[in-house]
A computed fold for a 254-nucleotide part of an RNA from a bacterium, annotated as large-subunit ribosomal RNA, domain VI. The prediction has a mean pLDDT of 86.
Context: one part of a larger RNA
Order: sequence, then structure tokens, then C1' cells
RNA sequence: CGCAGGAGAUUUGAGGGAAGCUGUCCCCAGUACGCAAGGACCGGGAUGGACGAACCUCUAGUGUACCAGUUGUCUCGCCAGAGGCACCGCUGGGUAGCUACGUUCGGAAGGGAUAACCGCUGAAAGCAUCUAAGUGGGAAGCCCCUCCCAAGAUAAGAUCUCCCUGAAGGCCACCGGAAGACUACCGGGUUGAUAGGCCGGAAGUGUAAGCACGGCAACGUGUUCAGCUGACCGGUUACUAAUAGGCCGUUCGU
Repeated sequence: CGCAGGAGAUUUGAGGGAAGCUGUCCCCAGUACGCAAGGACCGGGAUGGACGAACCUCUAGUGUACCAGUUGUCUCGCCAGAGGCACCGCUGGGUAGCUACGUUCGGAAGGGAUAACCGCUGAAAGCAUCUAAGUGGGAAGCCCCUCCCAAGAUAAGAUCUCCCUGAAGGCCACCGGAAGACUACCGGGUUGAUAGGCCGGAAGUGUAAGCACGGCAACGUGUUCAGCUGACCGGUUACUAAUAGGCCGUUCGU
């Protein structure tokens, strides 16, 4: 831009893509078979490997805006307490998110037409012959079935609901997002919980500072399961920012 007004939602499926693997053990059964040694088909069950998808409850990793410990040095006048720099200074942990080493799931079953091959009926050729007419069986393969995309499928499909006299509606700009390279997509915009803040919680760290007590002191104990805290959850919390605006589109649809 198109699909001859606009918007929201639900769909059909032409067509395309993905997937397709396999071991071991048990039962049937020490049965059939075989002198014995050995040892099944068919059918049923269990459990793995590799591969793939999704996810983060568990386990584990990361987690340079979280917490603690600690070395050197500089600064805040000094003590105390903090901060800067040194690979995030180093070390011990760690939420969300993202991950695998983690968790869950997948290959199945079934239908159709067939290959090699095995048949039935059967002549040419009084026999024989699966084939010449006719007619069955038969693969991890083929076409379906399963999963995903899909009406630019220009043959542009279908269904439901709503709206329209600078309109319906759309875009920019604005506040944002488990959406994202940009774009796009999704949410919000005061008739508001969209983001931040605030409040409560979870979770992490591990018992702050100050003061008191004990000790000559290093330090310990109490106050104190404290203090601090990013992303998580909830809020009927408007405190802050979503301001003010601009543009396109025309009036029932060639």
C1' cells in the first nucleotide's frame, strides 16, 4: 500500500514447516523347536541413551544497582562511623531475571495406497503358472493422522459485536512493559494504579549504629532472629511523572 468506510474479537485452511532414532531387562517360557548344546516368533510390561521443546517448583550456575567480612591507601579535623581507589580490590553468601548440570513433556497409536516379497482365482499353452482380465496380504519409507505458521490464498475467504455529519477512528509526542537491535507488539494517560515513590509482605544477608556492662587491651555480651536490602508479591496509596498539544482521516462507504 492492497483486500472499496472504521474498530475490536473469533475463525476456515489452499499452502508451507517441524517431528520421525534406539538399547537393555522382565512376563509369555526354559514353552515351541532340538539327541544335546542351546533356545524363539507373536503378544504384553518396565527402564534407559542420544535428540528436541517448554519451564524455573527442586538442584546448580550467574547475579559489576543486595548483605556481610577484610587488606593497603586517601579523604570527611581527630576517636568512632563512613566514603573513594586498588580486576566488582579481595573473600563468603545471594532475590528477580537469564540459564543447565535441573524439572516436565515428545517420537506413539491408528487409517489409506504401495516396494521387494508372499498369495487367491486364472487363461494364452486341456497341464502348470501371483498376471495377461480380475483380486488379497505386505515396510522405520509415501499420503493422512500429531504439533507449528498460514487469506498478499491479489481466487486477498468466513462469523460475531460495535461506531460514524473534521466523524468513527488512527498516528506523533508523553508514562511504561516477563515486547524489543531499530521498527514492530502490548499496557496506560487524571473518568488514572502505567512507572517511580510510599506502605505491608516475601526473599537475601546474618545480629547494624549508638549506648550500657565485662575486660589493661584485642575483644566479648546485652539492647537485637537486629540493621540494611535491586529487579519479586500485594495495596480501595495519586505524593511525583503520564502536561500542553500537533497531524491524518471526512460524514453511511467505487